[in-house]
RNA sequence: GCCCCGGUAGCUCAAUGGAUAGAGUACCGGUCUCCGAAGCCGGUGAUGCAGGUUCGAUUCCUGCCUGGGGCA
Numbered sequence: 001g002c003c004c005c006g007g008u009a010g011c012u013c014a015a016u017g018g019a020u021a022g023a024g025u026a027c028c029g030g031u032c033u034c035c036g037a038a039g040c041c042g043g044u045g046a047u048g049c050a051g052g053u054u055c056g057a058u059u060c061c062u063g064c065c066u067g068g069g070g071c072a
Base pairs, nucleotide, nucleotide: 001071002070003069004068005067006066007065010025011024012023013022018055027043028042029041030040031039048064049063050062051061052060
């Protein structure tokens, strides 16, 4: 330098162009308990960046950033 795969919540992962972007775990509050843990109930929190296509983009296209792999 070229090619391939990935980047979504603190962490691990979902989401075939359309519904309020979900789940587990973590965190916070409540319940329970003598206190705590566990359990149960509730809550906070996210689409790497910039453009483009589209009525509508996490999803498709382009460039860039970043992680991993391959070729030279």

Transfer RNA from a Leptospiraceae bacterium, 72 nucleotides, folded computationally. The sequence is in RNAcentral, with records from ENA. The same sequence occurs in records of 3 taxa. The coordinates come from a structure-prediction model, not an experiment, and the mean pLDDT is 83. It matches the Rfam family "tRNA". By type it is a transfer RNA. Gene Ontology term of the family: triplet codon-amino acid adaptor activity. About the family: Transfer RNA (tRNA) molecules are approximately 80 nucleotides in length.